A computed fold for a 78-nucleotide RNA from a Bacillota bacterium, annotated as c-di-GMP-I riboswitch aptamer. The sequence was found by an Rfam model in a public genome assembly.

[in-house]
RNA sequence: UGGUGUAAAUAGCAAAACUAGUGAAAGCUAGUGACGCAAAGCUAUAGGGCCUUCGAAAGAUGGUAGCCAGUUGCCGUU
Numbered sequence: 001u002g003g004u005g006u007a008a009a010u011a012g013c014a015a016a017a018c019u020a021g022u023g024a025a026a027g028c029u030a031g032u033g034a035c036g037c038a039a040a041g042c043u044a045u046a047g048g049g050c051c052u053u054c055g056a057a058a059g060a061u062g063g064u065a066g067c068c069a070g071u072u073g074c075c076g077u078u
Stems, first nucleotide, its partner, number of pairs: 002078004012037002017032006035066001041071003047068002049064003054059001
C1' cells in the first nucleotide's frame, strides 16, 4: 500500500415499539429500548434509487447515508 472480516480484544453506533417535542407529510430530535452493523463514521444544490406533499404527467426548494455510491478511518488477518 492492496485484499479480506472466520475467531478475538478495545471502543462505538442503535432498528422496531413506546413516551415527549417538532413538521403539511415523509421524517427529525430527546429518553427508554436492541433488530442488527467491520464503517450503521462523514457527505443529500454537485451520481443513481427510494419515501413524502401537490400534480394528468414531468417534476421537490422536503426527507432518506440502516439502499447502492463517494470519502476518511480502528482492530485482526493475508